[in-house]
RNA sequence: GGGGGUAUCGGUUAAUGGCUAAACCACCGGUCUCCAAAACCGGAACUCCAGGUUCGAAUCCUGGUACCCCCGCCA
Numbered sequence: 001g002g003g004g005g006u007a008u009c010g011g012u013u014a015a016u017g018g019c020u021a022a023a024c025c026a027c028c029g030g031u032c033u034c035c036a037a038a039a040c041c042g043g044a045a046c047u048c049c050a051g052g053u054u055c056g057a058a059u060c061c062u063g064g065u066a067c068c069c070c071c072g073c074c075a
Base pairs, nucleotide, nucleotide: 001071002070003069004068005067006066007065010025011024012023013022018055027043028042029041030040031039048064049063050062051061052060
């Protein structure tokens, strides 16, 4: 330099172009308990960035960024 893949709450993953982006773990608050654990109830937090297409984009298109894989060049 060329090609391919990935990017979503703190972590792991969902989400045919269509509701207020969901689940589990973790975290915070509460109930229970002598205390704690467990259990139950509730809560906060997320679409890598910038454009475009569309009535509507996490999803499609373009460019960029980061990481991973393959190929090539130099040393």

Record summary:
A computed fold for a 75-nucleotide RNA from an Elusimicrobiota bacterium, annotated as transfer RNA. It matches the Rfam family "tRNA". It is annotated as a transfer RNA. Its mean pLDDT, the model's own confidence on a scale to 100, is 80. RNAcentral records the identical sequence in 3 taxa.